[in-house]
Context: one part of a larger RNA
Molecule: large-subunit ribosomal RNA, domain IV
Organism: metagenome
RNA sequence: CCGUAUGGCGAGGGAACUCGGCAAAAUAGCUCCGUACCUAUGGUAUAAGGAGUGCCUGCAGUUUUCAUGAAGAAUGGGAACCGCAGGUCGCAGUGACAAGGGGGUCCCGACUGUUUAAUAAAAACACAGGUGGUCGCUAGUCCGAAAGGAUGUGUACGGCCUCUGUAUCCAGGCCAGUGGCGGUACCUAAAACCUGGGUUCAACUGGGCUAAGGGCCGCUAAACGCCGGGAGUAACUCUGACUCUCUUAAGGUAGCCAAAUGCCUUGUCGGGUAAGUUCCGACGUGCAUGAAUGGAACAACGAGGACCCCGCUGUCCCCGCCUACAACCCG
Numbered sequence: 001c002c003g004u005a006u007g008g009c010g011a012g013g014g015a016a017c018u019c020g021g022c023a024a025a026a027u028a029g030c031u032c033c034g035u036a037c038c039u040a041u042g043g044u045a046u047a048a049g050g051a052g053u054g055c056c057u058g059c060a061g062u063u064u065u066c067a068u069g070a071a072g073a074a075u076g077g078g079a080a081c082c083g084c085a086g087g088u089c090g091c092a093g094u095g096a097c098a099a100g101g102g103g104g105u106c107c108c109g110a111c112u113g114u115u116u117a118a119u120a121a122a123a124a125c126a127c128a129g130g131u132g133g134u135c136g137c138u139a140g141u142c143c144g145a146a147a148g149g150a151u152g153u154g155u156a157c158g159g160c161c162u163c164u165g166u167a168u169c170c171a172g173g174c175c176a177g178u179g180g181c182g183g184u185a186c187c188u189a190a191a192a193c194c195u196g197g198g199u200u201c202a203a204c205u206g207g208g209c210u211a212a213g214g215g216c217c218g219c220u221a222a223a224c225g226c227c228g229g230g231a232g233u234a235a236c237u238c239u240g241a242c243u244c245u246c247u248u249a250a251g252g253u254a255g256c257c258a259a260a261u262g263c264c265u266u267g268u269c270g271g272g273u274a275a276g277u278u279c280c281g282a283c284g285u286g287c288a289u290g291a292a293u294g295g296a297a298c299a300a301c302g303a304g305g306a307c308c309c310c311g312c313u314g315u316c317c318c319c320g321c322c323u324a325c326a327a328c329c330c331g
Stems, first nucleotide, its partner, number of pairs: 003325003007322004012317002016315001021312001029053005038043001040166001054088006061081008089093001101310007108302002113125002129164002132161004140151004168296003172227003177224002179220005186215003193208005228246005255289001256286001267283005
């Protein structure tokens, strides 16, 4: 020199650094004033923003305690609290320590909670609420080879299994396929059983009857799932309410969107910036959005994610210095 430190300081600028303000700085306690949008009226909220704060002296008040006192009258002493006035020192008075940075918009998840002990705390899980299925108890579901056990000190306002995930507004169409449930005059259908052929027995080879199942007929989508194409058409143009046609089980409804979903794509327009592949608001022929595989919206909440603003700063321009240690040099 390069280093280590949960060490410190820094002119001017102030995020130009960077994936990203990571890290650091800044804010901070208490008292008083004041406090928006939104909202489930509880909140948001310590919102934001502002003022004060030490010490000395004097005075007033509230509560309380002790003494004198007959007294809870009064006086005097003490303690705690709350004020007012005057004075005084410093750059600085919550003088050290301790001790929120704040605001706006959006996405996701309602929330408190849980999780990958040792790379992930989350938008994942759970949740209250909603739905469907199954089961009448010698039940159903699960463990076990069985014996036996759990649910169960339980009994449908219960147990088990699945999906969704607060409240709010809603939750469209399709049962053709796969599955589930039910029915079934008829068809199919094994063994057993009955009965033939095989000159007798056997091998072998037929017929009849028939359970479940299948065929067949229904129901069922908060079951698994699925939810079209081509032409023409309005007195400028464009567009196409309208018409025609092919086709399906039915052709995506209400909503929502270049979205954690949009390839083309840095879509187009508007906003923000001097300049914005990100961000916000719109538009929608949406490669490939969409309704409990829930759709939309949402106050509060979040060590979640994206963008912007104020403050603040050695993150940076651009590095410098100091302290301690280590190291190095000399003795």